The prediction has a mean pLDDT of 83.
This is a predicted structure of a 73-nucleotide RNA (transfer RNA) from Ameiurus melas.
It matches the Rfam family "tRNA".

RNA sequence: GCCUUGUUUGCGUAGUAGGUAGCGCGUCCGUCUCAUAAUCUGAAGGUUGUGAGUUCAAUCCUCACACAGGGCC
Repeated sequence: GCCUUGUUUGCGUAGUAGGUAGCGCGUCCGUCUCAUAAUCUGAAGGUUGUGAGUUCAAUCCUCACACAGGGCC
């Protein structure tokens, strides 16, 4: 330099033929207990890596860039 895969809440990860994003753990409130933990209930937390394009509408399609992994020379 070229090819390829990935980037989603604090962490790990789903998602889809384009129609307002879920799960587990964690955190917080409550429940229970003499108390703590566990259990159970509820809640908060996401500019879906950045920018642009297409579209009525983009996490999803297209392009560029950044970062990370793999391969080739």